The RNA shown here (transfer RNA) has 74 nucleotides and comes from Flavobacteriaceae bacterium UBA1903.
Its Rfam family is "tRNA".
It was read from a public genome assembly.
The organism belongs to Flavobacteriaceae, within Bacteria.

[in-house]
Parts: sequence; C1' cells; structure tokens
RNA sequence: AAACCUAUAGUGUAGAGGUAGCACACAAGAUUUUGAUUCUUGGAGUCCGGGUUCAAAUCCUGGUGGGUUUACCA
Repeated sequence: AAACCUAUAGUGUAGAGGUAGCACACAAGAUUUUGAUUCUUGGAGUCCGGGUUCAAAUCCUGGUGGGUUUACCA
C1' cells in the first nucleotide's frame, strides 16, 4: 500500500428492516446477628458523517479505529 472481516451499556454477547435484549459488574432495597449467597428494583449502549426507506443496530456509501492475509522497501 491492497483485499477481506469487524465496531452495540463498565466488560462480554444477541438482535440481519418494525424502534435494543441477556449475563456479569455497579447502585438501592428485601432476606441474614454481620458478611457471602439468594430475590426484587434501578441507571447506563448501537464508532463518526451522508444516503435509501413510512421506519436503519440491520441495507448502501465515505471516514476513523481494530483484526487477518498479501505485496514492496530496508
């Protein structure tokens, strides 16, 4: 440099057009003599810009970051 893949709460991961879910973590409460465990509740997210669409996390496009492979120089 080129091709391909990829980006979702603090972390990991699902959702493949119908408006974002799960687990852990965190906070509050219940239980407990206390702590742990268990249960309930809560806050928090679609990398950035543009396009298509009634509707975009999802499709298209540009950028940025990451990964894999290949090539070049030394």